[in-house]
Context: one part of a larger RNA
RNA sequence: CGUAGGAGAUUUGAGGGGAGUUGUCCUUAGUACGAGAGGACCGGGAUGAACAGACCUCUUGUGUACCAGCUGUCACGCCCGUGGCACGGCUGGGUAGCGAAGUCUGGAAGUGAUAAACGCUGAAAGCAUCUAAGCGUGAAGCACGCCCCAAGAUUAUAUCUCCCAAGGAUGAAAGGCGGUUUGCUAGCCGUCGAGAUUCCUAUGAAGGGCCGCGGUAGACCACCGCGUUGAUAGGCCGGAUGUGUAAGUGGGGUAACUCACUGAGCUUACCGGUCCUAAUGCCCCUUCGG
Numbered sequence: 001c002g003u004a005g006g007a008g009a010u011u012u013g014a015g016g017g018g019a020g021u022u023g024u025c026c027u028u029a030g031u032a033c034g035a036g037a038g039g040a041c042c043g044g045g046a047u048g049a050a051c052a053g054a055c056c057u058c059u060u061g062u063g064u065a066c067c068a069g070c071u072g073u074c075a076c077g078c079c080c081g082u083g084g085c086a087c088g089g090c091u092g093g094g095u096a097g098c099g100a101a102g103u104c105u106g107g108a109a110g111u112g113a114u115a116a117a118c119g120c121u122g123a124a125a126g127c128a129u130c131u132a133a134g135c136g137u138g139a140a141g142c143a144c145g146c147c148c149c150a151a152g153a154u155u156a157u158a159u160c161u162c163c164c165a166a167g168g169a170u171g172a173a174a175g176g177c178g179g180u181u182u183g184c185u186a187g188c189c190g191u192c193g194a195g196a197u198u199c200c201u202a203u204g205a206a207g208g209g210c211c212g213c214g215g216u217a218g219a220c221c222a223c224c225g226c227g228u229u230g231a232u233a234g235g236c237c238g239g240a241u242g243u244g245u246a247a248g249u250g251g252g253g254u255a256a257c258u259c260a261c262u263g264a265g266c267u268u269a270c271c272g273g274u275c276c277u278a279a280u281g282c283c284c285c286u287u288c289g290g
Stems, first nucleotide, its partner, number of pairs: 001152001005163006015149004021049007033038001051106005059100004066093005071086006110144003117137004164289001166201004175192006207284004211227005232278003235274005242266002248261005
């Protein structure tokens, strides 16, 4: 930009892509078969391998915003207690998230048309023949079926719902009446009528965008949530989780150290609550649609 008004949802599926693998064991059955040795088809069930997708309850890895321990040195006047630097200084753990070595799931079944092949009926050719007419069975393959994308499928699908107010100026056609005509009609003229069309003024629907606060969404863009009629993020409060008994005081010990208050103190990304902080504002698009 198109999809002949604009918009919000929900869709059909032309077409395209993905997947498609296979072992072992049990049973049928030591049956059919076979002198024996051996040993099935068909059918039913179980469990794996590799591959793929999803996920983080469990296991495990990471986790330089969490906790603890330890060394050297410097600083906070000293002790105590802390902080900086030393590969995150080293060591032991670890939430969320992300991952696999972890967990779950998948290949299928089924349907249709077939290939090789196997048949039925059957002539040419009184027989025979699966073929010439006609009718079947039949594959990990083909078309569906399963998963994903999909109306720019310009043949541009479908369904539902939502939206579009007024004033002023301009004043067209149809039609009615009268006249013109010897009469009727047509034409013409006058008048009434109606309000089309166009323009101006202010206005700015449904909805959308920019902007802002964010996200397990994300390279950017996009997507999703929220914007005071508000829990979107931060803070704060509570909980969970992780570390593993803080500091301080008191007691014991000559001291190293230890006991009690004490499963203490601290606690990132997790789960809730709470308007304390920040979500201020601005713009686009119309008037019924060739």

This is a predicted structure of a 290-nucleotide part of an RNA (large-subunit ribosomal RNA, domain VI) from a Terriglobia bacterium.
Lineage of the source: Bacteria > Pseudomonadati > Acidobacteriota > Terriglobia.
The RNAcentral record of the full RNA draws on ENA.